GlmS glucosamine-6-phosphate activated ribozyme aptamer from a Syntrophomonadaceae bacterium, 164 nucleotides, folded computationally.
The RNAcentral record of the sequence draws on Rfam.
Its Rfam family is "glmS glucosamine-6-phosphate activated ribozyme aptamer". The family's RNA type in Rfam is riboswitch. Gene Ontology terms of the family: catalytic activity and regulation of gene expression.
The model forms 82% of the base pairs in the Rfam consensus.
The coordinates come from a structure-prediction model, not an experiment, and the mean pLDDT is 78.
The source organism's lineage runs through Bacteria, Bacillati, Clostridia, Eubacteriales and Syntrophomonadaceae.

RNA sequence: UUGCCCCAGUAAGCGCCUGAACCACCCGGCAAAGGUUUUUGACGGAGUGGUUGACGAGGUAGGGGUUGAUCGAAAAUCGGCGGAUGCCCCUCGGCCCGGUCAGGCCGGAAAGACACCGCAAAUUCCGGGAGCAAUCCCGGCGCCAAAGGGUGUUGGUGACCAAA
Numbered sequence: 001u002u003g004c005c006c007c008a009g010u011a012a013g014c015g016c017c018u019g020a021a022c023c024a025c026c027c028g029g030c031a032a033a034g035g036u037u038u039u040u041g042a043c044g045g046a047g048u049g050g051u052u053g054a055c056g057a058g059g060u061a062g063g064g065g066u067u068g069a070u071c072g073a074a075a076a077u078c079g080g081c082g083g084a085u086g087c088c089c090c091u092c093g094g095c096c097c098g099g100u101c102a103g104g105c106c107g108g109a110a111a112g113a114c115a116c117c118g119c120a121a122a123u124u125c126c127g128g129g130a131g132c133a134a135u136c137c138c139g140g141c142g143c144c145a146a147a148g149g150g151u152g153u154u155g156g157u158g159a160c161c162a163a164a
Stems, first nucleotide, its partner, number of pairs: 014082004019078001020052006026045003030041004055072003061091006092107005098161005112154006125140006
């Protein structure tokens, strides 16, 4: 220094990078300038190395299954692999009149619908730093969302039993 094993920690626009794009070097011939061999430019590359590759909001009853799993912002986040609080089923729980059974909608802020209210970060800009560069890091000012959420209105099953 590398590989393997073990332990601990670390996450959900989360992690990773071989396609792709970009940068540098190298190689090739071409062109231009200068002049005895140098500089610049564009093009090409099964080369070497590096860079980019999702900005926040929101989301987990338990178990199983499944994969192209919510919302917007943006100078757009392509593609691939893995995962994930999504979705489906069961169990449990809440609500629909007091009880039981069934049914429906939901998930411990636990029907649905409508109206109103309402919250962000990055990009941008300014300053500083690293790098030949692509690009990255730190700090500051300042906006602008939607869903979720909040408030209000509306508003809800069948059978049997009980009570009044």